[in-house]
């Protein structure tokens, strides 16, 4: 400096006396649940749902198969600025959630 919400302030304790670490509280930022109205409104382990850009295809190879590995395309995303370069993953809830005012709950990491 970049991706990302992921930064800042205060209090206590701790080591130390500069910073650090742990716990708590608050602000900013981010996410979820949650009425009327509207929408939907048979059922559905073929469950259903959430965060995120990461939704989906084609081919090759190993395997009896599930599946694994590799290559390419690609919705979309980031940096850059009009050239181009990268990403196009992963994780969570647990039978349950449309929208949704009041209200309630959660995150505040990690990576390059």
């Nucleotide at each position: 400096g970049c991706c990302g919400a992921a930064u800042c302030u205060c209090c206590c304790g701790u080591g130390c006396c500069g910073u650090g670490c742990g716990g708590g509280a608050g602000a900013a930022c981010g996410g979820g649940g949650g009425a009327c109205c509207c929408g939907a409104g048979c059922a559905g382990u073929u469950g259903g749902g959430g965060c995120g850009a990461a939704c989906g295809g084609a081919g090759g190879u190993c395997u009896g198969g599930u599946g694994g590995c590799c290559u390419c395309c690609a919705a979309g995303c980031g940096c850059a600025c009009c050239c181009g370069c990268g990403c196009g993953a992963g994780c969570c809830c647990g039978c349950c959630a449309g929208c949704u005012a009041a209200c309630c709950c959660c995150g505040c990491a990690g990576g390059c």